[in-house]
RNA sequence: AUGUUAUCACGAAAGGCGGAGGGAUUAGACCCAUUGAAGCCUUAGCAACCCUUUAUCUAUAAAGAAGGUGCUACAUUCUACCUUAUAAACGGAACCUGUUUCGGAUUAAGGAUAGAUAACAA
Repeated sequence: AUGUUAUCACGAAAGGCGGAGGGAUUAGACCCAUUGAAGCCUUAGCAACCCUUUAUCUAUAAAGAAGGUGCUACAUUCUACCUUAUAAACGGAACCUGUUUCGGAUUAAGGAUAGAUAACAA
């Protein structure tokens, strides 16, 4: 690097080194950053995937946090592709001439793709 499964609107920061970028990638938007970005280290914390204990209907539930990961701005920061609903302005069509209908910015919900993390597999 690949595949399978699960999760992704909750939660949790200080210090040291460092010195200009960063929020995965492309584009746009919006943000963070010399009152110090990325990265590395230390300590602390969050969570509960692996894990530990207990119960039973053996796959779930409850409790826990020593250990292996992970995480500690913003919803995976938002949008992009599809479906459904909505539908301003404007335009088209129909006729009963002020109504119907079609297109449609937008908004909402669901899904897909991509990504992140964990566990397992070869």

This is a predicted structure of a 122-nucleotide RNA (SAM riboswitch aptamer (S box leader)) from Chryseobacterium sp. Taxonomically the source falls in Chryseobacterium (Bacteria, Pseudomonadati, Flavobacteriales, Weeksellaceae). RNAcentral records the identical sequence in 2 taxa. The sequence is in RNAcentral, with records from Ribocentre.